[in-house]
RNA sequence: UCAGAUAAAACUCAGCAGUAGAGUGCUUGCCUAGCAUGCAGGAGGCCCUGGGUUCAAUUCCCAGUACCUGGA
Numbered sequence: 001u002c003a004g005a006u007a008a009a010a011c012u013c014a015g016c017a018g019u020a021g022a023g024u025g026c027u028u029g030c031c032u033a034g035c036a037u038g039c040a041g042g043a044g045g046c047c048c049u050g051g052g053u054u055c056a057a058u059u060c061c062c063a064g065u066a067c068c069u070g071g072a
Base pairs, nucleotide, nucleotide: 001071002070003069004068006066007065010024011023012022013021018055026042027041028040029039030038048064049063050062051061052060
C1' cells in the first nucleotide's frame, strides 16, 4: 500500500428486511445443617459510528473507526 473477514447482553455466539435470542455469568425463590449440583423466575443490549435505499434496516449499499488474516 492492496485484498478479505469480523464488530450484537458482563463473556462466547445464533439471527440476516417487519420493533433481538441462546449458553455461561449475575441475581431472587425452592432444595440442603451449610455449600455445590439441580428446579422455577428476574434483571441486563434501540445490534461499532455516520449517511443512503425502503412503507419499514441489526439485516441491503457507501464511507469511517477498531481488531484479525493474507499478498506485495